[in-house]
Predicted 3D model of a 104-nucleotide RNA (SAM riboswitch aptamer (S box leader)) from a Herpetosiphonaceae bacterium. The organism belongs to Herpetosiphonaceae, within Bacteria.
RNA sequence: CUUUCAUCAAGAGGAGCCGAGGGACCGGCCCUGUGAAGCUCCAGCAACCAGACGCCGAAUGCGUCCAGGUGCUAAUUCCGACAGCGAUGUCUGAAAGAUGAGAG
Numbered sequence: 001c002u003u004u005c006a007u008c009a010a011g012a013g014g015a016g017c018c019g020a021g022g023g024a025c026c027g028g029c030c031c032u033g034u035g036a037a038g039c040u041c042c043a044g045c046a047a048c049c050a051g052a053c054g055c056c057g058a059a060u061g062c063g064u065c066c067a068g069g070u071g072c073u074a075a076u077u078c079c080g081a082c083a084g085c086g087a088u089g090u091c092u093g094a095a096a097g098a099u100g101a102g103a104g
Stems, first nucleotide, its partner, number of pairs: 001104008013042005021031003026080003043073003048069002051065005077096001082093003085089001
């Protein structure tokens, strides 16, 4: 990078350095010198994978515990974007994206 599967309305921020952008892209709307992004430290959230245990003859599966590997800690993935409609919506589905686990 490509691909498969699952999830995406919940949850969780302080400090230091630095100094102007950031929210993927486009449109909007927001955040931001009362300090953006980035880096570091500490803290936290969650429970995808790993681990332990239980249910079970076993596997699958489910549940509980844990927190080792990731991830995350403004706004629903911030909203829309494409399609649908007896409902025009806090709608449904898709696409795109993100994250995890596997495959190439």
Its mean pLDDT, the model's own confidence on a scale to 100, is 84.